This is a predicted structure of a 531-nucleotide part of an RNA (small-subunit ribosomal RNA, 5' domain) from a metagenome. Its Rfam family is "Bacterial small subunit ribosomal RNA". The full RNA is in RNAcentral, with records from SILVA. The prediction has a mean pLDDT of 84.
Context: one part of a larger RNA
């Protein structure tokens, strides 16, 4: 010089874009942050309200409503979001390999979707408990759960041709061409969503290898499942991953084990490079989820707002037992030089759930507060010498702020006021044509077209117009040399200054004050760190 997630001193008009707990991975009140589906299934209110009866207390019926709502059941919950505590490691990076291995949702394609049974929640009725909760009878449903039939492929077995093993679940909508009995309906038939078995594809993931990834030798030896085979177990899969039995091996000066430090990479700073220091936002990978630990469900976890156990610690309690985990957004305490709002909306983009309509989403989009950064605008232009009045200086002649001011004619950014007003919105969905596919059908259903409606949190926001009016809008820090920028006065090795050199003991361009001037500029400087 440059930079910064910075801070502190001083001062502050505005916008746009960004960007903010770098310390205590420290403890948290309160609220929200994951639901959703009735087109799987069975239960099923009430507030109101009308009607009828009434012994005037009330009692029935119906809408409210198959509505709210627990419940079985599917699918999500392993995404997205948050933090770097741990981790010198196949954890990150690259470059491979997997004939050693899985993959729900999604495409595609090929076949199937027969037949039977038993229950248990909700609910009832008893009980027990302060709660939290839980025990006991009795009833009932399914895409929940279990048998039996078929097996292309799978899987084992073997004599290579056989032989055992092993699935499924219905839903909704429309029709009368077939069958069943009849106008109609369905147990037909058909669209369309599933739901079982197989290939293939895509995505994701495991795992294994090559090199490359920090400091200390004042850290020189380390290892018995240790290093390697046989056999088994286990795993989606290799494998000492485990286990037995054999052998005695394996790592190390090219630094083994042991310490300390540290999430990695793209990037980012600074430098001509080279390289040096960094890993905040954003994006990939990894690790954590109050500490330890072992698991279950599941395609995937050994699961931040799931269960078990054990601990610190907080609350409740009827002392007998319970409840909890912000390193999710907000917010509070504490630490600390320091770091925001307990906001608005799902309109947009993505996610889950649904056939859709929705619905849920603190992911996201906004919007608020910080000169924290970058960037752009202003704060006024133009004429104006009696070169006013004041301030300073002063050889008392004058000099200098200084065209600066007044004043006089302009312009209207910005702030202010009035008025109008986006863009981001495309779709879904409904309604009418349209035209393909399935079909017996011009029915319904998918798919395409069009032509109509529907949906903005920011926000009455950008943005335009009109009005008023020079009006509201400059500071900070230097002036001895490095290093642009000089005088007066006080002060008197004192007060005090200082990045260096070094100023200050009576004429200090170096302390302090004024005038003037020099550089930035809504910065300025200061201190910290890096190159």
């Nucleotide at each position: 010089g440059a930079a910064c997630g910075a801070a502190c001193g001083c001062u502050g008009g505005c916008g746009g874009c960004g960007u903010g707990c770098u310390u205590a991975a420290c403890a948290c009140a309160u609220g929200c942050a994951a639901g959703u589906c009735g087109a799987a299934c069975g239960c099923g209110a009430a507030a109101u309200u009308u009607u009828u009866c009434u012994u005037c207390g009330g009692a029935a019926a119906g809408a409210a409503a198959g509505u709210a709502g627990a419940g079985u059941g599917g699918c999500g919950c392993a995404c997205g979001g948050g933090u770097g505590a741990g981790u010198a490691a196949c954890g990150c990076g690259u470059a491979a390999g997997u004939u050693a291995u899985c993959u729900a949702c999604c495409c595609u394609c090929c076949c199937a979707u027969c037949u039977g049974g038993a229950a248990u929640a909700a609910c009832u009725c008893a009980c027990c408990g302060a709660a939290a909760g839980g025990u006991g009878u009795g009833c009932u449903a399914a895409u929940a759960c279990c048998g039996g039939a078929u097996a292309c492929g799978u899987u084992g077995a073997u004599u290579u041709a056989u032989c055992a093993a092993g699935a499924a679940a219905g839903g909704u909508g429309g029709c009368c061409u077939c069958u069943a009995u009849u106008u109609a309906u369905a147990a037909g038939c058909u669209a369309c969503c599933g739901u079982g078995g197989g290939g293939g594809g895509a995505u994701g993931a495991g795992c294994u290898u090559g090199c490359g990834u920090a400091c200390c030798a004042u850290u020189a030896g380390c290892u018995a499942g240790u290093u390697g085979g046989u056999a088994g177990g286990g795993u989606a899969a290799u494998g000492g991953c485990c286990u037995a039995c054999c052998a005695a091996g394996g790592c190390a000066a090219c630094g083994a084990u042991g310490g300390u430090u540290a999430g990695c990479g793209g990037g980012u700073c600074u430098g001509a490079g080279a390289g040096g220091a960094u890993g905040a936002u954003c994006c990939g990978c990894c690790a954590c989820a109050c500490u330890g630990g072992a698991a279950c469900u599941g395609g995937a976890a050994c699961a931040c707002g799931g269960a078990c156990c054990a601990g610190a610690c907080u609350c409740c309690u009827a002392c007998g037992g319970g409840a909890g985990g912000c390193a999710g957004c907000a917010g509070u305490g504490a630490g600390g030089a320091a770091u925001a709002u307990u906001g608005c909306g799902c309109a947009a983009u993505g996610g889950g759930g649904g056939a859709a309509a929705c619905c849920c989403u603190g992911a996201c989009g906004c919007a608020g507060c910080g000169a924290c950064g970058c960037c752009g605008c202003g704060u006024g232009g133009a004429u104006g010498a009696u070169g006013a009045a004041g301030g300073c200086c002063u050889u008392u002649g004058g000099g200098u702020c200084g065209u600066a001011a007044a004043a006089u004619c302009c312009u209207g950014u910005c702030a202010g006021a009035u008025g109008g007003a986006a863009a981001g919105a495309a779709a879904u969905g409904u309604a009418c044509a349209u035209g393909u596919g399935c079909u017996a059908a011009u029915a319904u259903c998918a798919c395409u077209u069009g032509u109509a409606u529907u949906u903005g949190a920011c926000g009455g926001u950008a943005c335009c117009a009109u009005c008023a009016a020079a009006g509201g809008a400059a500071g900070c820090a230097c002036c001895g040399g490095c290093u642009a920028a000089c005088u007066c006065c006080g002060u008197g090795c004192c007060a005090g200054c200082a990045g260096c050199c070094g100023c200050g003991g009576u004429a200090a361009u170096a302390c302090g004050g004024a005038g003037g001037g020099u550089g930035c500029a809504a910065g300025c400087g200061u201190u910290g760190u890096u190159c």